Context: one part of a larger RNA
RNA sequence: GGAUGAACGCUGGCGGCGUGCUUAACACAUGCAAGUCGAACGGACUUAGAGUGAAACCUAGUGAUCUUUAAGUUAGUGGCGGACGGGUGAGUAACGCGUGGGUAACCUGCCUUGUACUGGGGGACAACAGUUGGAAACGACUGCUAAUACCGCAUAAGCGCACGGCUCCGCAUGGAGGUGUGUGAAAACCCUUCGGGGUACAAGAUGGACCCGCGUCUGAUUAGCCAGUUGGUGAGGUAACGGCCCACCAAAGCAACGAUCAGUAGCCGGCCUGAGAGGGUGAACGGCCACAUUGGGACUGAGACACGGCCCAAACUCCUACGGGAGGCAGCAGUGGGGAAUAUUGCACAAUGGGGGAAACCCUGAUGCAGCGACGCCGCGUGAGUGAAGAAGUAUUUCGGUAUGUAAAGCUCUAUCAGCAGGAAAGAAAAUGACGGUACCUGACUAAGAAGCCCCGGCUAACUACGUGCCAGCAGCCGCGGUAAUACGUAGGGGGCAAGCGUUAUCC
Numbered sequence: 001g002g003a004u005g006a007a008c009g010c011u012g013g014c015g016g017c018g019u020g021c022u023u024a025a026c027a028c029a030u031g032c033a034a035g036u037c038g039a040a041c042g043g044a045c046u047u048a049g050a051g052u053g054a055a056a057c058c059u060a061g062u063g064a065u066c067u068u069u070a071a072g073u074u075a076g077u078g079g080c081g082g083a084c085g086g087g088u089g090a091g092u093a094a095c096g097c098g099u100g101g102g103u104a105a106c107c108u109g110c111c112u113u114g115u116a117c118u119g120g121g122g123g124a125c126a127a128c129a130g131u132u133g134g135a136a137a138c139g140a141c142u143g144c145u146a147a148u149a150c151c152g153c154a155u156a157a158g159c160g161c162a163c164g165g166c167u168c169c170g171c172a173u174g175g176a177g178g179u180g181u182g183u184g185a186a187a188a189c190c191c192u193u194c195g196g197g198g199u200a201c202a203a204g205a206u207g208g209a210c211c212c213g214c215g216u217c218u219g220a221u222u223a224g225c226c227a228g229u230u231g232g233u234g235a236g237g238u239a240a241c242g243g244c245c246c247a248c249c250a251a252a253g254c255a256a257c258g259a260u261c262a263g264u265a266g267c268c269g270g271c272c273u274g275a276g277a278g279g280g281u282g283a284a285c286g287g288c289c290a291c292a293u294u295g296g297g298a299c300u301g302a303g304a305c306a307c308g309g310c311c312c313a314a315a316c317u318c319c320u321a322c323g324g325g326a327g328g329c330a331g332c333a334g335u336g337g338g339g340a341a342u343a344u345u346g347c348a349c350a351a352u353g354g355g356g357g358a359a360a361c362c363c364u365g366a367u368g369c370a371g372c373g374a375c376g377c378c379g380c381g382u383g384a385g386u387g388a389a390g391a392a393g394u395a396u397u398u399c400g401g402u403a404u405g406u407a408a409a410g411c412u413c414u415a416u417c418a419g420c421a422g423g424a425a426a427g428a429a430a431a432u433g434a435c436g437g438u439a440c441c442u443g444a445c446u447a448a449g450a451a452g453c454c455c456c457g458g459c460u461a462a463c464u465a466c467g468u469g470c471c472a473g474c475a476g477c478c479g480c481g482g483u484a485a486u487a488c489g490u491a492g493g494g495g496g497c498a499a500g501c502g503u504u505a506u507c508c
Base pairs, nucleotide, nucleotide: 001508002507003506004505006504007503008502009501010500013380014379015378016377017376018375019373020372021338026336027335028334030333031332032331035080036079037078040077041076043074044073045072046071047070048069049068050067051066056062087291088290089289096216097215098214099213100212101211102210103209106208107207111204112203113202114201115200116199117198118197119153121151122150128143129142130141131140132139133138159184160183161182162181163180164179166177167176168175169174189196190195217263218262219261224254225253229251230250231249232248233247234246236244266288267287268286269285270281271280272279273278293314294313295312296311297310316327317326318325319324344370346369347368348367352366353364354363355362356361383413384412385411386410393404394403395402396401417449420443421442422441423440427435452497453496454495455494456493457478458477459476463492464491465490466489467488473480474479
């Protein structure tokens, strides 16, 4: 000198774009953050229409009940989605990440393409009704019922499994394509106007899984480490290879090219600095990984060992009728605490995107916006011209003057910003705009509402007076201060930067 997610002191006019718990992965009141589908299903309820017509009054009709049609709402069964999106960086020195390869050892819902199908049956369980337990959370029993829920049967172009044989190929294990025999496994319907689904097989796309080469902090005042340890055979398990797991057998394997142990740490694209080499760093944005009070476990599923799912244990908090239950903000706001320090319990789904749905549409603290903070960067303003009687005041003085100083006043202008009034977007492709009467435009109006901070001994731009008297104090280094201090304090003047200026911390 540059830089910062900064903080502190003094000061503070406006706008745009960014950015804002670096500390306690500390504890959390409250609200919201993941639902949706009635065009899968049986009910229940509401409204309207049509029909039926009890009882009573008494003939004017009122209209219980039941049937049916249409529209709507929805607890439950069922489907898809809750594995995405959002947060955090505790753990991790590791195939975790980066980079380059491999899978002849793999999987892939929704989507696209192609081919072949969508036949015929059955038994349940919720809801519901009844009984019943419990303070509650939540159950238990009996009975009834539907389905795109569940289970057999049929069919099998193609597919799986076992065995046999043929052709071709390769990169070691092997791979691909025919073929024969035996054997096994499918499906679901809805709407009816279109249409939307379902099953099997093949391919694609997308997403993932595993393996390998190289790279990836410090310490030797850590030198030896390891028993599923290293390898083999067999069996199991997995989508798949593998000590991944198990039985048996062998005794290997790693290490001064730093094993093991200890400490520290998410990694990268990037960011800061530097002429570069390099050094430092990993906030925001993007990619990957890991985690979801702590530890463990599986279930469901195409996908999880699952932040707002389940089970167990632990700590903590809350409710309780003491028998038992409920909870998890490292989602968005917000609270307490910690701290030098970090924001609103805001608006909207209008846009972009995501989930569900045939659609209308619903949900979306993702996102789009607004609010707060000079926290950062950038831009603008706080006026311009003229004006010597060099006014007054102030400081100083050798008392003549000198400085402030064209500075002010005065005169002539202008209106950026702010304020007032009027108009008014794009963002949306037919409709639909939170932002927002916002940006922007126009008009009138007044120099009015808008300047501070640090420094002035040398380094280093900028000097005098008074006070103080090794005191009070200053200080980045050298050093100032003990009676004439350009170095302390105040004033006048000056220098620098400017809505900021200094200080502190950290990096180059």

About this RNA
Small-subunit ribosomal RNA, 5' domain from an uncultured bacterium, 508 nucleotides, folded computationally. RNAcentral holds the full RNA, with entries from ENA.